Predicted 3D model of a 70-nucleotide RNA (transfer RNA) from Lingula anatina. The source organism's lineage runs through Eukaryota, Spiralia, Lophotrochozoa, Lingulata and Lingula. It matches the Rfam family "tRNA". The family's RNA type in Rfam is transfer RNA. Model confidence (mean pLDDT): 83 of 100.
RNA sequence: GGAGAGCAAGCUCAGUGGUAGAGCGUUCACCUUGUGUGGAAGGUCUUGGGUUCGAUUCCCAAGCUCUCCC
Numbered sequence: 001g002g003a004g005a006g007c008a009a010g011c012u013c014a015g016u017g018g019u020a021g022a023g024c025g026u027u028c029a030c031c032u033u034g035u036g037u038g039g040a041a042g043g044u045c046u047u048g049g050g051u052u053c054g055a056u057u058c059c060c061a062a063g064c065u066c067u068c069c070c
Base pairs, nucleotide, nucleotide: 001069002068003067004066005065006064007063010024011023012022013021018053026040027039028038029037030036031034046062047061048060049059050058
C1' cells in the first nucleotide's frame, strides 16, 4: 500500500425497515437453602451524512479492532 470481517447492556452474543433481546453478571424479595422461584435496574445499537413517512437494519465516508496479501 491492497483485500476482507467486526463494532449493540458490565461480559459473550442473537436480531430485524416500524419505539432492542437472550445467557452470564449486578441488585431486591421469597422459600423447600439450590444448578431454586419471582421481580428490578442497566443501551442516544462507534461517529457524521444520504435514502425513506420511519434507519440498529439499506447506501457513502470516517474512526477503532482483528485477519490475510505484498